[in-house]
This record gives sequence, C1' cells and structure tokens, in this order.
RNA sequence: GGGCUCGUAGCUCAGCAGCAGAGCGCCUGCUUUGCAAGCAGGAGGCCGCGUGUGCGAUUCACGCCGAGUCCA
Repeated sequence: GGGCUCGUAGCUCAGCAGCAGAGCGCCUGCUUUGCAAGCAGGAGGCCGCGUGUGCGAUUCACGCCGAGUCCA
C1' cells in the first nucleotide's frame, strides 16, 4: 500500500429500511437476623464520524476514523 470482516447500553452481542432490544452488570423495593439466591420495578443509547439516496436510514451507497485478519 491492497483485499475481507467488524464498530449498537458499563461488558458480551442481536436487530439489517417503518417503536432500538436481550443476557450479564448497576439502582430501588419485597423476602432474610444478615448476606447470597429468587421475585417485582427502574435508570442507562443522537446505533464510530460526515455526505448522499429515499416519504422514512442502526439498516443502502460513498468518503473518513478506529479494531481484527490475510496478501505484498
């Protein structure tokens, strides 16, 4: 320098044009003498950045940034 894959909640990841979700974690309550487990509820995201297409973009196209991997 080039090819491919990836970037979404604190962490691990789904979702792939029409409401942004799960598990774990965090907070509150119940339960316990107390802790854990369990049960109920809650907080937390301009979906890496920009531009474009489109009625509508996390999703499609292009550029950039970053991570992984392969080739040179």

This is a predicted structure of a 72-nucleotide RNA (transfer RNA). RNAcentral holds the sequence, with entries from ENA and Rfam. Rfam family: tRNA. By type it is a transfer RNA.